């Protein structure tokens, strides 16, 4: 230096869970606590997994503008009156545009090093 982790020795880290902080969440940090770990030390280079704030698309609801249609309420014009007809206002339905809310799908730039592999570093021992 490389390999191995038997036998030891000195130690190290800290899962779940609980509390607090933080974050949209996944998660992270601090304290307690130990399931385990020979790299459960560091590092997102590759793969995988997790989350979906923002974003995109779709549905639903609602509002604005606009076009068409409908019954027929009111008013106006003509008429002796009514109907018809013209116009206006209001109401309902449908379509288009823009906005808001809600929900679904997709999506990483986010997260996981105790998911695996890679890279770097490291205590002891030598079956």
């Nucleotide at each position: 230096u490389c390999c191995u982790g038997a036998c030891a020795a000195a130690g190290g880290c800290a899962a779940a869970c609980c509390c607090g902080u933080u974050g949209a969440a996944a998660g992270a940090c601090g304290g307690g606590g130990a399931c385990g770990c020979a790299a459960a030390g560091c590092u997102u280079c590759g793969a995988g997994a997790c989350u979906a704030c923002c974003g995109u698309c779709a549905g639903c609801a609602u509002g604005u503008g606009u076009a068409g249609c409908c019954a027929a309420a009111a008013c106006u014009g003509u008429u002796g009156a009514a109907c018809u007809u013209u116009g206006u206002u209001g109401g309902g339905c449908u379509g288009c545009u823009c906005g808001u809310g809600u929900c679904g799908a997709c999506c990483a730039u986010g997260u996981c090093a105790g998911u695996c592999g890679g890279g770097c570093u490291g205590c002891c021992a030598g079956a």
The RNA shown here (c-di-GMP-I riboswitch aptamer) has 127 nucleotides and comes from Candidatus Sulfopaludibacter sp. SbA3. The source organism's lineage runs through Bacteria, Pseudomonadati, Terriglobia, Solibacteraceae and Candidatus Sulfopaludibacter. The prediction has a mean pLDDT of 82.